c-di-GMP-I riboswitch aptamer from an uncultured Armatimonadetes bacterium, 93 nucleotides, folded computationally.

[in-house]
RNA sequence: GGGUGUCAAGGGCAAAGCUCCCGAAAGGGCGCGGCGCAAAGCCACGGGCCUAAGGGGAGCCGGAACGCUUCCUAAGGUCGCCGGGUUGCCGAA
Numbered sequence: 001g002g003g004u005g006u007c008a009a010g011g012g013c014a015a016a017g018c019u020c021c022c023g024a025a026a027g028g029g030c031g032c033g034g035c036g037c038a039a040a041g042c043c044a045c046g047g048g049c050c051u052a053a054g055g056g057g058a059g060c061c062g063g064a065a066c067g068c069u070u071c072c073u074a075a076g077g078u079c080g081c082c083g084g085g086u087u088g089c090c091g092a093a
């Protein structure tokens, strides 16, 4: 240096749940907590998944508008769903 993570050491991160805050929601942030994680560090780039404020379609009411119901839609999310990119600690076989 490559490869590897069944080994050791020092550590690191933090699921569910709870409090408060942000958000239409999904979700996110601080703290507690600790299910797990060798990239559970970082990047929404591809696919998946979640949500549907706004927008669009259909229906209902109605003179009309407003409104109500329902469906579609990401420009919103998720890197702790998978792939990809990128950076990086440690040491045995």
Base pairs, nucleotide, nucleotide: 004091005090012037013036017032018031020029021028022027035080041086042085043084045083046082047081048078049077050076054073055072056071057070058069059068060067